A computed fold for a 114-nucleotide RNA from a marine eukaryotic metagenome, annotated as SAM riboswitch aptamer (S box leader).
The coordinates come from a structure-prediction model, not an experiment, and the mean pLDDT is 85.

[in-house]
Parts: sequence; structure tokens; C1' cells
RNA sequence: CUCAUCGAGACCGGCUGAGGGAUAGGCCCUAGGAAGCCGGGGCAACCCGCGACGCUCACCCCGUUGCGAAGGUGCCAACUCCUACGGGGAUCUUUGGAUCCGCCGGUAGAUGAG
Repeated sequence: CUCAUCGAGACCGGCUGAGGGAUAGGCCCUAGGAAGCCGGGGCAACCCGCGACGCUCACCCCGUUGCGAAGGUGCCAACUCCUACGGGGAUCUUUGGAUCCGCCGGUAGAUGAG
């Protein structure tokens, strides 16, 4: 840089001791122990393994789909905690606007594969 996914799921012990949730604002978590490190456990199914279907003369590739979980990652508060930029809708309104909405798209970010 490209592509895919991000409303689901899954925590205990030891060491240690004040922060953490990317950034900003908000709102949360945290001495009934944050972050980190170590050990064990789990979730998931991106890579991976085995099939089915499509494509093909056939195979490969590719696409769709089912099953699996040994290995490589990842993950185990809250939707990616919410918002950020643009649009849409609802209610109220002194017509200036205010408030709200897991409504749409985008940005940013995270993870995987290349």
C1' cells in the first nucleotide's frame, strides 16, 4: 500500500502496585487491585486441514458453502464504549435553532492475509 472483517463469543491464579479504555471530548473501568510480566484456561475461525457445489474436456486457480481445531496469529468490560466528517429521520420551536435516533455513508483505528 491492497483486500477482508469489526452489533456475536470467551477469565482464573501468581508477581507487582496506579493507572487504563489508540487520539480529543464525553462517559466509564480501577486499592473489592489499573497497566505490565509469568503460568494455566477459554473464545473465535483470518491463515490452516478435509469435503460439497459452481466454473472447466479435465485439473489448477477462483467463487460459494459445510465440518474441524493440531499448528501460525488474534482476542477474552461496555457496538471499534459513544461522538468526531457528510447526509437522513423524529420531536419541539420564538423559524434563529434546540434535543434525540445501534438510520446511511465516510474518516480514523484494530485484526488477519498478501